[in-house]
Molecule: RNase P RNA; transfer RNA
Organism: Pseudomonadota bacterium
């Protein structure tokens, strides 16, 4: 110089008027007016994970059922998230990708093509023998070659044979147990086995581990109105004393037993509740305050740790709307980009800045995102 | 805001791992038929929202993105 990995930061500046939200000050009796201060992201978005935080009085504890999750170590409040490593794929390389337990527990699939798709099989082929009309045929033995096929029941290479064949042997893979090395995932050594064990679990399963449900329209509190209303259903609605009322039929109160009913189910120990729930039609009301902004909080700096990330000091306070505030209009710039001119320095003109945008608050992941900029590190050339 | 659900020819739908370059019925477009037009009747032209990944194979199982729907106040 070109071409690429990887990390990271920016993503319009300044000023004028005009507004708008939130707090604070200050005049006013009071409606209101006036000054200062603060005001969107890195993803505020998807709502895919994890929490925090209410509330759910069916509260704990097994089981089970149902969702998740998956290699090993760590981090962390927690995680499907991040660090570190191991394995297996790609890349010349920086680097990058992998839902990556378990297919010797069981069950199920594997289309078409093919001779045979899982205790497999013999179309073409390859041998010995036997027959021949010389084209084959026919007992039998064999699985090397060839052919389907996404996959053919260990490769590859020498020896063996009538042709073969893990039939023997040697590397390679694979099982096994067993030594070193590492918390571990694995990895390495040598032995011992002639091979017995095809793929799919983003198919059902198994194993571990892990979760109670709902969600700021969650809760709580003022206020306003209404008809504290109807209809159809599950599962209960029992006995008895004792006292008011009585129309003598029962009803209401308290008490005891006893029975139901309340979780996804079930069981035990417990709790409220006497009635408990499920759909569905109607009425009223569309106010206000609270939750609500000090937090797993943001910068600096030292120390541990390879690293996520911990801990120790010091400092700052940083949106709080609610038909929803964060905004418009004009100047001058700044980078690009287009056209004209050019002494190549540059000058003048036109246009012009991506994704998008808080609604309970955090951790993370994904998705979108014109354009600048930094800082490492690969690879080819080319000069010293 | 929050919680759920759906996408297949122009319509409406059938296919839940292979027999699907996706089937069916309206419509559309041609031939037949009839003086003509309908009806009938033959044929034909049309789709898996998009992109990734599992898997020998994906409409379908897995993720993510786009779009459309539907439910969810308070108070008795």
């Nucleotide at each position: 110089u070109c071409a690429g990995g990887c990390g990271g930061c920016u993503g319009g500046a300044u000023g004028a008027c005009c507004g708008c939200u939130g707090u604070u000050c200050c005049c006013g009796c009071g409606a209101g007016g006036g000054g200062g201060c603060a005001g969107a992201g890195g993803a505020a978005a998807g709502u895919c994970c994890g929490g925090g935080c209410u509330c759910c009085a069916u509260g704990g504890a097994a089981a089970c059922a149902c969702g998740g999750u998956g290699c090993c170590g760590g981090g962390u409040a927690a995680c499907g998230c991040c660090c570190g490593g191991c394995g297996g794929g790609g890349g010349c390389g920086a680097c990058c990708c992998c839902a990556g337990g378990g297919a010797a527990a069981g069950u199920g699939c594997c289309a078409c093509a093919g001779a045979g798709a899982a205790c497999a099989g013999a179309c073409c082929g390859c041998c010995u023998g036997c027959c021949u009309u010389c084209g084959g045929g026919c007992c039998g033995g064999c699985a090397a070659g060839g052919g389907u096929g996404a996959a053919a029941c260990g490769g590859u290479g020498c020896g063996g044979c009538a042709a073969g064949a893990g039939c023997g042997c040697a590397c390679c893979g694979c099982g096994g147990g067993g030594g070193c090395g590492g918390c571990a995932a694995c990895g390495u050594c040598a032995c011992c086995g002639g091979c017995a064990c095809g793929g799919c679990a983003a198919a059902c399963c198994c194993c571990a581990c892990c979760g109670g449900g709902a969600g700021c329209a969650a809760g709580a509190c003022c206020g306003a109105a209404u008809a504290g209303g109807g209809a159809c259903g599950g599962c209960a609605u029992g006995c008895g004393g004792c006292g008011g009322c009585u129309c003598c039929g029962g009803u209401c109160g308290u008490c005891g037993c006893g029975g139901g009913g309340c979780g996804g189910u079930u069981u035990c120990c417990g709790g409220c509740c006497c009635g408990c729930u499920g759909u569905c039609c109607g009425g009223g009301u569309u106010g206000g305050u609270u939750g609500c902004g000090c937090g797993a909080g943001g910068c600096g700096u030292c120390c541990g740790g390879u690293a996520a990330c911990g801990g120790g000091c010091g400092u700052c306070c940083c949106a709080g709307a609610u038909g929803a505030a964060u905004g418009g209009u004009c100047a001058u710039c700044c980078a690009g980009c287009c056209c004209c001119g050019u002494u190549c320095g540059c000058g003048g003109g036109g246009g012009g800045g991506a994704c998008a945008g808080a609604a309970c608050c955090c951790g993370g992941c994904u998705u979108a995102c014109a354009g600048g900029c930094c800082g490492c590190c690969u690879g080819a050339c080319g000069c010293c | 805001g929050c919680u759920c659900c759906c996408a297949u020819c122009g319509u409406c739908u059938a296919g839940u791992g292979g027999u699907c370059c996706a089937g069916g019925a309206c419509a559309c477009c041609g031939g037949c038929c009839u003086c003509u037009c309908a009806c009938g009747u033959c044929g034909g032209u049309a789709a898996c929202a998009g992109g990734g990944g599992u898997u020998c194979g994906a409409a379908c199982c897995c993720c993510c993105u786009u779009g459309g729907g539907a439910g969810c106040g308070c108070c008795a």